[in-house]
Context: one part of a larger RNA
Molecule: large-subunit ribosomal RNA, domain IV
Organism: Zoanthus sp. QL-2018
RNA sequence: CGGUGGUUAAGGAACUCUGCAAAAUGGCCCCGUAAGUUCGCGAUAAGGGGCGCCUCGCAAGAGGCCACAGAAAAUCGGCUCUAACGACUGUUUAUCAAAAACACAGGUCUCUGCUAACACGCAAGUGGAUGUAUAGAGACUGACGCCUGCCCGGUGCUGGUAGGUUAAGGAAGGGGGUUAGCAUUAGCGAAGCUCACAACCGAAGCCCCAGUAAACGGCGGCCGUAACUAUGACGGUCCUAAGGUAGCGAAGUUCCUUGUCGGGUAAGUUCCGACCUGCAUGAAUGGCGUAACGACUGGCGCACUGUCUCAACCAGCAACCCG
Numbered sequence: 001c002g003g004u005g006g007u008u009a010a011g012g013a014a015c016u017c018u019g020c021a022a023a024a025u026g027g028c029c030c031c032g033u034a035a036g037u038u039c040g041c042g043a044u045a046a047g048g049g050g051c052g053c054c055u056c057g058c059a060a061g062a063g064g065c066c067a068c069a070g071a072a073a074a075u076c077g078g079c080u081c082u083a084a085c086g087a088c089u090g091u092u093u094a095u096c097a098a099a100a101a102c103a104c105a106g107g108u109c110u111c112u113g114c115u116a117a118c119a120c121g122c123a124a125g126u127g128g129a130u131g132u133a134u135a136g137a138g139a140c141u142g143a144c145g146c147c148u149g150c151c152c153g154g155u156g157c158u159g160g161u162a163g164g165u166u167a168a169g170g171a172a173g174g175g176g177g178u179u180a181g182c183a184u185u186a187g188c189g190a191a192g193c194u195c196a197c198a199a200c201c202g203a204a205g206c207c208c209c210a211g212u213a214a215a216c217g218g219c220g221g222c223c224g225u226a227a228c229u230a231u232g233a234c235g236g237u238c239c240u241a242a243g244g245u246a247g248c249g250a251a252g253u254u255c256c257u258u259g260u261c262g263g264g265u266a267a268g269u270u271c272c273g274a275c276c277u278g279c280a281u282g283a284a285u286g287g288c289g290u291a292a293c294g295a296c297u298g299g300c301g302c303a304c305u306g307u308c309u310c311a312a313c314c315a316g317c318a319a320c321c322c323g
Stems, first nucleotide, its partner, number of pairs: 002317001004315005010309002014307001019304001027051005036041001038143001052065005066070001078302002081299003085294002090102002106141007118127003144289004149219003154216002156212005163207003169201002173197001175195004181188002220238005247281001248278001259275005
């Protein structure tokens, strides 16, 4: 020097990415306890007071004793306010991530009539299920409350069958090869066998016609306009399948940006409340709220402290020095 503990004047977060770490709180009894709320909670809210032993007494109580200290040690919640996310208890990257990720009850859609759908298996067979649509499987969403707008043009799925296209297979027909025969110069050539074509018939599918978005997905531009200015309820025009509704909004989404205003501070790129100019929000890839909950994340405080101003000393340990 280091590491583990302990104490510390005055100050008390000035430390620092961050109160990380430490300190503080802590038990039982009594009093008391707000907003909010799903009326269960919140709640040990917060904030206060008491605590040993002896004598008398049924008790209530009265009187007394010792200490710095009576939950005398050990064990043993710090608290409040505010916002984000996820409803919650749970689960997870054994060995850098415990979370806002996964799950969840609840919601919705689709499939499945039983030898079910679906899954495993070449099959037999088995699971599903000794179940039967209040059941089972698949997918999305994720308590609860209020809600969930428009688009079916593309892709998917479902339904439809008139027409178009269309395989194997079937096949009328003509053609080539071969050769009995005929001619005997060239050649012609039945049947059979065979080769290559082939009108026509021929399913699903695709084209086509509909439906369907809690299916995959998508949800505009330009110009003008009100008696100050500004703005634009309104109008025009182009395009589209339809042009983003309710909500929310510089957001875990905002580039410009430390946007602007307000609050908090002496001072605030963070935080809270607003505004809306949403680079590039938005409704089960759910939207917006929400009591309770959280080893979650951001912000302000109270208490408390060696985190710091600024370091000091002590105990034992390691190292080191001497013997």